Context: one part of a larger RNA
RNA sequence: AGCUCCUGAAGGAACUCGGCAAAAAAGCAGGCGUAAGUUCGCGAUAUGCCUUGCCCGGCCCGUAAGGGCUUAGGGUCGCAGCGAAAGUACCCCUGGCGACUGUUUAUCAAAAACACAGGUCCCUGCUAAACUCGUAAGAGGAUGUAUAGGGGCUGAGGCCUGACCAGUGUUGGAACGUUAACAACGUCGGUCCUUGCUUUUAGUGAGGGCUAAGCGUUCGAAGCUUCCAGUGAACGUCGGCAGUAACUAUAACUGUCUAAAAGUAGCGUAAUCCCUUGCCAGGUAAGUUCUGGCCCGCAUGAAAGGCUUAACGACUGGGGGACUGUCUCCAGGAGCAGCUCGGUGAAAAUACAAUACCGGUAAAGAUGCCGGUUACCUGCGGCUAGACGGAAAGACCCCGGGAGCUUUACUGUAUCUAGAUAUUGGAUUUUGGUUUUGGAUGCGUAGCGUAAAAGGGAGACUUUGAAUCCCGCUUUUCGGAGCGGGAGGAGUCGCUAAUGAAACACCUUUCUUUCAAGAUCUUAAUUCUAACCCCGCCUCAACGGGGCACAGUGUCUGGGGGGCAGUUUAAGUGGGGCACUUUUCUCCUAAAAGGUAAUGGAGAAGUUUAAAGGUCGGCUAUCCCGCAAUGGAAACGUGGGAUGUCGGGCAAAGCCAAAAGCCGGCUUUACUGCAAGGCGGAUAUGCCGCGCAGUUGGGAAACCAGAACUUAGUGAACCGAUCCUCGAUUAUAGAAUCGGGAAAGAUCAUCAGCCAAAAGUUACCCCGGGGAUAACAGGCUAGUAGGGCCCGCGAGUCCACAUCAACGGCCCUGUUCGGCACCUCGAUGUCGGCUCAACGCAUCCUGGAGGUGAAGCAGCUUCCAAGGGUUUGGCUGUUCGCCAAUUAAAGCGUUACGUGAGCUGGGUUCAGACCGUCGUGAGACAGGUUGGUCCCUAUCUACCGCAGGCGUUGAAUCUUGAGGGAAUUUGGCCAUAGUACGAGAGGACCUGGCUGAACUGACCUCUGGUCUACCAGCUGUUCUGCUAAGAGCAGCGCUGGGUAGCUAAGUCGGGCAGGGAUAAGCGCUGAAAGCAUCUAAGCGCGAAACCCAUCCCAAGAUUAGGAUUCUUAGAUUCCCCGAAGAUGACGGGGUUGAUAGGCUGCAGGUGUAAGGGCAGUAAUGUCUUUAGCCAAGCAGUACUAAUAAAUCAUUA
Repeated sequence: AGCUCCUGAAGGAACUCGGCAAAAAAGCAGGCGUAAGUUCGCGAUAUGCCUUGCCCGGCCCGUAAGGGCUUAGGGUCGCAGCGAAAGUACCCCUGGCGACUGUUUAUCAAAAACACAGGUCCCUGCUAAACUCGUAAGAGGAUGUAUAGGGGCUGAGGCCUGACCAGUGUUGGAACGUUAACAACGUCGGUCCUUGCUUUUAGUGAGGGCUAAGCGUUCGAAGCUUCCAGUGAACGUCGGCAGUAACUAUAACUGUCUAAAAGUAGCGUAAUCCCUUGCCAGGUAAGUUCUGGCCCGCAUGAAAGGCUUAACGACUGGGGGACUGUCUCCAGGAGCAGCUCGGUGAAAAUACAAUACCGGUAAAGAUGCCGGUUACCUGCGGCUAGACGGAAAGACCCCGGGAGCUUUACUGUAUCUAGAUAUUGGAUUUUGGUUUUGGAUGCGUAGCGUAAAAGGGAGACUUUGAAUCCCGCUUUUCGGAGCGGGAGGAGUCGCUAAUGAAACACCUUUCUUUCAAGAUCUUAAUUCUAACCCCGCCUCAACGGGGCACAGUGUCUGGGGGGCAGUUUAAGUGGGGCACUUUUCUCCUAAAAGGUAAUGGAGAAGUUUAAAGGUCGGCUAUCCCGCAAUGGAAACGUGGGAUGUCGGGCAAAGCCAAAAGCCGGCUUUACUGCAAGGCGGAUAUGCCGCGCAGUUGGGAAACCAGAACUUAGUGAACCGAUCCUCGAUUAUAGAAUCGGGAAAGAUCAUCAGCCAAAAGUUACCCCGGGGAUAACAGGCUAGUAGGGCCCGCGAGUCCACAUCAACGGCCCUGUUCGGCACCUCGAUGUCGGCUCAACGCAUCCUGGAGGUGAAGCAGCUUCCAAGGGUUUGGCUGUUCGCCAAUUAAAGCGUUACGUGAGCUGGGUUCAGACCGUCGUGAGACAGGUUGGUCCCUAUCUACCGCAGGCGUUGAAUCUUGAGGGAAUUUGGCCAUAGUACGAGAGGACCUGGCUGAACUGACCUCUGGUCUACCAGCUGUUCUGCUAAGAGCAGCGCUGGGUAGCUAAGUCGGGCAGGGAUAAGCGCUGAAAGCAUCUAAGCGCGAAACCCAUCCCAAGAUUAGGAUUCUUAGAUUCCCCGAAGAUGACGGGGUUGAUAGGCUGCAGGUGUAAGGGCAGUAAUGUCUUUAGCCAAGCAGUACUAAUAAAUCAUUA
């Protein structure tokens, strides 16, 4: 020093992020009294004022002691009367948030978060609600029933809750479409039987039975799509651009565009506002906070509710009072711990250690390397700057892996839902299909006319009643046709002819449409009961009642499905992310072969062309100068020249003149099968190609032609489909499959291509790694920054250079922002403050000088100079900055942006929460807001102190000072002198004196503080038998004082003066250079800086010094002590003694003891008595204790 406490002069929050902590007042005692506001309950013990002991006195009970009630009045003591302790709101004003009481992260967050009463929306009608748990049985809901239960949102109360249904969700409806399983039918076939034909084996045809897979058609629900609506206290959303009023400004107003609608009321720089410390006002000396207004709301806003609001809050801001050691600025005291002694006795950590400083070097910050310097050996107490100290294989960042969570990522899946089918039966009606029987039906034109088709056919029907007429039914193309009944009483139709594609009577067969009946399948509805389910009966069985082929359950299938699950979510990258890029071609970089990187610099491609290909023949573009109608700088013609500038589908480069460009003729070699030899290459791809065979085109021919002036115009495998196929498999046939050949299908563009199929978030995070890679710091660098110099456009009335200085140039520094990524990720703690500083000088003040646009004063600028100094507050976390008041001045930097094994923890930067914005969401934000665990006993070095050993060649005492350290500041006033100067106003240099501020040393006489073994007062209680008087305890019980000591705010000092050598500067003499010149030789002035001087340490100054005294001196242990002290040490004393204690006296403190007398009813007062008591102070005095003894050194 620390922890826990006590006290404190003057001031009183100046401390600080913040009154944190502490202190204080009041005292659930009595009396009085109490504001705004208000939901009338509160607020409220509001705030505030007075009183409080003891004695006498009144009434009642009790024999008394005593107890209870009431207090009027009087008396009395003290600094103080709830006299101690315990217990018990500090108060007021004003915001934010949340209504409230409650709840929460056991162990860093108690809150504004959660809950809440209240509000509202959605679901739920019950044999079995909705919902939840469970495979199920079953259970909760609930032995409840819509005034009930479940879920979502909001969150008392008050005033309110606007617009939008386009998107998403949800509810309802409709229908065209689409859509699974199952089923039916058909087809393709297979197989068996019957049968026909043909050339027997065999082929082919017809009919019938059974039938797997495939294919097609039909049927087929929900869903989806579409359409129509509803729905916001569902998810959500709620605009731009212009112009306009008689000052200006603004825009009630107007126009226009978009949209589903264009943010209403309210509030608003806010827990929401970036700019921002917005602007105004208030409060303060001063206000980044606060309050009230304003509104340009980056990015308010109405149940993810808006705005208010009394009461409430260990919430969070601002202000005030009271009070204080929070502070100015610390001081004293107590206990514990520390330290010494005795006992006992861990842990972390530890490469080795024989562990210094400075400069340098070094993996870039060295005790250990290099060079210097310093240092005798060893401990003890302290301190924490370093040992990139200890602890924890960094939590930030990156890489790899994982996990939690989200969703319109991918793929599944539970629950749910819809259909089919089984369990699963009867009946009636009905829809639709198929089929049987019977009946009917059939209209283009022409034709007498309602001609279904084919065949046969010359006759058919008719008294068993023809024609005709009437009535009824069916049908209809409205012309008619068919049937039945009646009247009627003998004919009607066909053939022939005509018309027409087809000719009718009659018969057979068939088709279209349709009616009736039946069978079968199906649809829908109703009904029955016996499956099945429920209930009742004591249980089984049986039975009765109810429901019912539904439900339930199984299987198949469609839909929905982050409820759940498994996964994916690229790489490069001067960290990562964002951005960009990823294949190919051309050029430069590329260093004259080739090749060659970068998030180097420039551009292109992901084709095109039936001619823009082949061949044969022909031609020359472009520009310039002349000439020539319109005609010009450019049209076309012509002469010359330059050359290759033009052109070559497209980028660039290379290349190209009877061409590779342009024009024309004929054509298809934009061929098939090969291929010597090469280029290039990790491989795989890629590129060129002599020549041969076949066939063709052009050309008279030689010849040329296997696309294009060349270099881009692209994709390996797998996979399935297509075409071809002397191959293979299944006994064979058929058929199928496979193989082989050909060609197509990839922005597989992350382009040598992971799967057919894939996005996010983590601050709740985890693991493995990395200084291979970021944030801090260091290092390197110096673009940026800061500073200097050169040039000097200009400003400065004139005048570049008193001062300022553009455009430019050259350097320096290593303080800014950066770049790089070199040490450190098996940890180098990060901003600011506090404490303590050290250094640099590019100097803020003070000192000395030069210049001045210097009259003086005051300034400006430059040079020298680092000795010392360099303020207190308001705001903010701030550094910074602004402001207030001072000052001689309120310097700039470095030191790991000095300093967290020294402190703090306000900011930043974990986990909670709120707002705005972004995101569908999980979540995110160098946006705001509130809350939020700071460990370490010091081994070494360093530093501050204290000892021991040895040396210094005996001991004691006194010294010198090599060397080191400390100190070093400055204002004001007066005189000189109102002088010099100046028109005046003003106003000096120099010199002398006085007095301060801050800093610093010593001390305690004074002023005070403290004073826990001093004195006194007071309360409660226990005890000394009681009274009296005391003792103990209650924080030293509290209160009032206080000696010594310690101490500051107190007192006395300090910085002075002087010398030497100098800096800038000023000079003397003086050459080089006949001058000039402060310099070259020489000499002199000149500053708070340097060396002395002042104070302190100091001979381990190993160079160990000197002087005096003594020659056996001396020192220690031990004891009594101390204004000395952690322990050692130091100092005093040790009987020849005042060292300590005691005693006596005195100083000083307290303040008049006890006992007794007297007065008073008593409390109490008064006298004895300025008494009694008293620690450390000062003297005196041997009464007590310093006894006795031992050890070391003793030599030359």
Large-subunit ribosomal RNA, half B from a Candidatus Nealsoniibacteriota bacterium, 1196 nucleotides, folded computationally. The RNAcentral record of the full RNA draws on ENA. The prediction has a mean pLDDT of 83. It matches the Rfam family "Bacterial large subunit ribosomal RNA".